Overview
This is a predicted complex of two RNAs, RNase P RNA and transfer RNA, with 422 nucleotides together. Rfam match: Bacterial RNase P class A. From the family's description: Ribonuclease P (RNase P) is a ubiquitous endoribonuclease, found in archaea, bacteria and eukarya as well as chloroplasts and mitochondria. Its best characterised activity is the generation of mature 5'-ends of tRNAs by cleaving the 5'-leader elements of precursor-tRNAs. Cellular RNase Ps are ribonucleoproteins. RNA from bacterial RNase Ps retains its catalytic activity in the absence of the protein subunit, i.e. it is a ribozyme. Isolated eukaryotic and archaeal RNase P RNA has not been shown to retain its catalytic function, but is still essential for the catalytic activity of the holoenzyme. Although the archaeal and eukaryotic holoenzyme s have a much greater protein content than the bacterial ones, the RNA cores from all the three lineages are homologous -- helices corresponding to P1, P2, P3, P4, and P10/11 are common to all cellular RNase P RNAs. Yet, there is considerable sequence variation, particularly among the eukaryotic RNAs. Identified in Yersinia as Ysr151/RnpB. Its family is annotated with tRNA processing, ribonuclease P activity and dimeric ribonuclease P complex in the Gene Ontology. Its mean pLDDT, the model's own confidence on a scale to 100, is 75.
[in-house]
RNA sequence: UCAGUAGGCUAAAUGAUUGCGAAUAUAAGGAGUAAUCCUGUAUUCGAGGAAAGUCCGAGCUCCAAAGGGCAAGAAUGCAAGCUAACGGCUUGUGGAGGCGACUCUAAGGAAAGUGCAACAGAAAUAUACCGCCCAACUCAUGUUGGGUAAGGGUGAAAAGGCGGGGUAAAAGCCCACCCAUCGUUAUGGCGACUUAGCGAUGCUGUAAACCCCAUUCGGAGCAACACCUGAUGCGGAGGCUAAGUUUGCCCGACAUCUCCCAAAAAGGUGGCUUGAGGCUCAUGGCGACAUGUGACCCAGAUAGAUAAUCAUUCACGACAGAACUCGGCUUACGGUCUGCUGAUAAU
RNA sequence: GGUGUCAUAGCCAAGUGGUAAGGCAAGGGACUGCAACUCCCUGACUCCCCAGUUCAAAUCUGGGUGACACCUCCA
Numbered sequence: 001u002c003a004g005u006a007g008g009c010u011a012a013a014u015g016a017u018u019g020c021g022a023a024u025a026u027a028a029g030g031a032g033u034a035a036u037c038c039u040g041u042a043u044u045c046g047a048g049g050a051a052a053g054u055c056c057g058a059g060c061u062c063c064a065a066a067g068g069g070c071a072a073g074a075a076u077g078c079a080a081g082c083u084a085a086c087g088g089c090u091u092g093u094g095g096a097g098g099c100g101a102c103u104c105u106a107a108g109g110a111a112a113g114u115g116c117a118a119c120a121g122a123a124a125u126a127u128a129c130c131g132c133c134c135a136a137c138u139c140a141u142g143u144u145g146g147g148u149a150a151g152g153g154u155g156a157a158a159a160g161g162c163g164g165g166g167u168a169a170a171a172g173c174c175c176a177c178c179c180a181u182c183g184u185u186a187u188g189g190c191g192a193c194u195u196a197g198c199g200a201u202g203c204u205g206u207a208a209a210c211c212c213c214a215u216u217c218g219g220a221g222c223a224a225c226a227c228c229u230g231a232u233g234c235g236g237a238g239g240c241u242a243a244g245u246u247u248g249c250c251c252g253a254c255a256u257c258u259c260c261c262a263a264a265a266a267g268g269u270g271g272c273u274u275g276a277g278g279c280u281c282a283u284g285g286c287g288a289c290a291u292g293u294g295a296c297c298c299a300g301a302u303a304g305a306u307a308a309u310c311a312u313u314c315a316c317g318a319c320a321g322a323a324c325u326c327g328g329c330u331u332a333c334g335g336u337c338u339g340c341u342g343a344u345a346a347u
Numbered sequence: 348g349g350u351g352u353c354a355u356a357g358c359c360a361a362g363u364g365g366u367a368a369g370g371c372a373a374g375g376g377a378c379u380g381c382a383a384c385u386c387c388c389u390g391a392c393u394c395c396c397c398a399g400u401u402c403a404a405a406u407c408u409g410g411g412u413g414a415c416a417c418c419u420c421c422a
Base pairs, nucleotide, nucleotide: 001343002342003341004340005339006338007337008336009335010334012313013312014311015310016309017308018307020046021045022044023043024042025041026040028039029038030037031036048319052330053329055328056327057326058325059324060221061220062219063218067251068250069249070248073217074216075215076214077213078092079091080090081089082088093107094105095104096103097102108212109211113210114209115206116205117204129152130151131148132147133146134145135144136143137142160178161177163175164174165173179202180201181200182199183198184197185196186195188193225270226269227268228267235261236260238258239257244254245253277296279294281292282291283290284289314317348418349417350416351415352414353413354412357371358370359369365402373389374388375387376386377385395411396410397409398408399407
């Protein structure tokens, strides 16, 4: 210098004027049947790392409590830890990729059972097309029967590999070495697992096919839901104590009135932002994170604010706009810094 | 804002692991003096896109894009 890899930071800056939204304080008015709302002035505050996708996990609200069992359904699947929780994160184990830094990994069971494996090929889990060998028949190149998975050919996949023995020809049929799986004993480790010895076996693949095993899970979602005003308002038809109550069944529990149909379908307030909150410092831990300390309050709309103009400066600005709130994941994306790796060049 | 469904030729669509049916339209040919009707033939290499599982993916899994539908209370 080029190429790569891992992580951090940032999200143009400063000032002035005007406008918009919210909160607080303050002074009088106004709108509406009412609940309630609006207006002036001053001060303060006013989008993101993803506010996005809505993919997971929670808070919160209602469904009776969020109860038990069975069934059905769904999700997860290596170990130890972290966390309110998680399908998330951290550190590791095994496997895969890369020269390397490093990265990826839905990673239980195919030796419980079932299904599927098109085309090609003789044969797809069980087989003899060619070839090799043996026997019988035949004048005979041949025919028939049997043996053989070593060789050929097909396929994504063809019965552990290689050498020797063995045989009519062959084959783990036998033997040595190696490989894989399972069992068992010992070593190291909390554990996943590792290393070594012994024994058995040589088994197709597929579970992001059904399924089996283990663990977990009630449903709906802020357009949830609560309250107020109109409003001393409220139509019709049934059932009458054994019927009703959140996907099925049983148990338990709850409530005393319940179910069905029709009409009209407006307005206002709360829910709404102080929260498993971020930040500083210290301590513990490899780390995720935890504990303590200090100071802080940082949008809250409901047709929906966060903008415009001017001045100065720069490297001239990517992806992109809150709508109940948090913790993650995923996706989009500019700039900049640091560590490390490889190659090349110079000293 | 929330919830759900779908995407296959120009249009309507079948296909749920084994190499993409069918109809309309379009193009070519036959028939005809010329047409219509009728008959024959023709098209998917990006099954919306990107990854993964598998020998093999329109189909199964994850992510993205687009379209459509539904949900605003009450005595």